[in-house]
RNA sequence: GGUGGGGUAGCUCAGCUGGUUAGAGCGAGGGUCUCAUAAACCCUAGGCCGCCGGUUCAAGUCCGGCCCUCACCA
Numbered sequence: 001g002g003u004g005g006g007g008u009a010g011c012u013c014a015g016c017u018g019g020u021u022a023g024a025g026c027g028a029g030g031g032u033c034u035c036a037u038a039a040a041c042c043c044u045a046g047g048c049c050g051c052c053g054g055u056u057c058a059a060g061u062c063c064g065g066c067c068c069u070c071a072c073c074a
Stems, first nucleotide, its partner, number of pairs: 001073007010026004019057001028044005050066005
């Protein structure tokens, strides 16, 4: 440099063919329970959906450019 995959919560990842509220597990904070801890159960917070632009009534999802990352090829 070329080809392909990936970038969504602190971490690991879902999100089908655009459709109006963006989710799960773990982790974090609080609570219930316990003599206490752990476990278990309940609640809460936490998101520019990599960046810029475009299409559309509507974009995490489609299109273009760029950045980062992984694999393969050179």